[in-house]
Context: one part of a larger RNA
RNA sequence: CAAUCAUAAAGGAACUCGGCAAACUAACUACCGUAACUUAGGGAUAAGGAGGGCUCAUUAGUCUUGAUUAAUAUCAGGUAAAAAGGAAGAAGCAUGAAAUAUUGUUGUACGACUGUUUAAUUAAAACAAAGCACUUUGCGAAAAGAUGAUAAAUCUAAGUAUUGAGUGUGAUUUCUGCCCGAUGCCGGCUGGUUAACGAAGUAACUAAACUGACAAAAGUUUGGUAUUGCAGGAAACCCCGGUUAAUGGCGGCCUUAACGUGAGGGUCCUAAGGUAGCGAAAUGCCUUGGCCGUUAAAUGCGGUCUUGCAUGAAUGAUGUAACGAUACAACAGCUGUCUCUAUGAUUGACUCA
Numbered sequence: 001c002a003a004u005c006a007u008a009a010a011g012g013a014a015c016u017c018g019g020c021a022a023a024c025u026a027a028c029u030a031c032c033g034u035a036a037c038u039u040a041g042g043g044a045u046a047a048g049g050a051g052g053g054c055u056c057a058u059u060a061g062u063c064u065u066g067a068u069u070a071a072u073a074u075c076a077g078g079u080a081a082a083a084a085g086g087a088a089g090a091a092g093c094a095u096g097a098a099a100u101a102u103u104g105u106u107g108u109a110c111g112a113c114u115g116u117u118u119a120a121u122u123a124a125a126a127c128a129a130a131g132c133a134c135u136u137u138g139c140g141a142a143a144a145g146a147u148g149a150u151a152a153a154u155c156u157a158a159g160u161a162u163u164g165a166g167u168g169u170g171a172u173u174u175c176u177g178c179c180c181g182a183u184g185c186c187g188g189c190u191g192g193u194u195a196a197c198g199a200a201g202u203a204a205c206u207a208a209a210c211u212g213a214c215a216a217a218a219g220u221u222u223g224g225u226a227u228u229g230c231a232g233g234a235a236a237c238c239c240c241g242g243u244u245a246a247u248g249g250c251g252g253c254c255u256u257a258a259c260g261u262g263a264g265g266g267u268c269c270u271a272a273g274g275u276a277g278c279g280a281a282a283u284g285c286c287u288u289g290g291c292c293g294u295u296a297a298a299u300g301c302g303g304u305c306u307u308g309c310a311u312g313a314a315u316g317a318u319g320u321a322a323c324g325a326u327a328c329a330a331c332a333g334c335u336g337u338c339u340c341u342a343u344g345a346u347u348g349a350c351u352c353a
Stems, first nucleotide, its partner, number of pairs: 001348008010339002014337001019334001028051002031049002037042001039171001054089002056086001058084002063078005091095001103332007110324002115127002131169006145155003174317002177250003182247002184243005191238002197232001201228001204225008251268005277311001278308001289305006
């Protein structure tokens, strides 16, 4: 010097990003006492107090002996286990004598809760969750969905719409506004457009026969070859509707009640212009916003205001008892965290052999 322990005057968080670490508290009792709030279950071991070991008077009591009585009862003794009991007694620094053994309270945010998670840097406000809502699923020639080689087959399911699958939100309370123009999904069918397919028809070449004055040109009929190709023809798309707890979106400018404010008015644009709530918020740039409380002093925290750079309703909004190794702030107690260090013990290090 390092690690692990122990103790400390006065102060008591002044330390520090932050009370990190340490300290305080502690178990027990048929003891006393216990608030706000609340989903009436809780909160609660809330908080806050008291007691104790050993000896003993006394009380009560079980069993039993004797007396008494017709019999219970009653009276007088003895007594096991276990308890209650007192301003009682003795010893000690100390009696829950060692070890073991909750610090408590308040406010706010987030998540309802128990649960799950990054084995070896993140345990959380993330995931899940019950509840809520939407979509989809009619099924024995085999549901939707998933796996599989376009298969067989398997799961779903030895299930059957109170089923199965998918998606979002996330207990409960109070609620969940407006917009279907865009994208998506669902439905419709009058019309338009349209693929493969389709092959009527058109034209060319050619074989045979026939017509044509021998021949040639030309033509007719039946075939062949290659090219061209009408009408018809599904979904999708165009079209017409619906749908947001589907993806999503939810305005400017000017003016106005003496001043101020702007109920009101004008105008432009839009599919519709943000409703109820909440609001310097885990969301507010400016910003350490203004005011109040907390402190001697506060970029903190709580409350309030609303001028919301850029809040807002299942991408859920708001409040909430209980719960939390969650985050932030405060108070009491407590302490070597600190003012400010010191001493001791053990093990290393160090010196010598």
Overview:
Predicted 3D model of a 353-nucleotide part of an RNA (large-subunit ribosomal RNA, domain IV) from Pseudohalonectria lignicola. Taxonomically the source falls in Pseudohalonectria (Eukaryota, sordariomyceta, Sordariomycetes, Ophioceraceae). RNAcentral holds the full RNA, with entries from SILVA.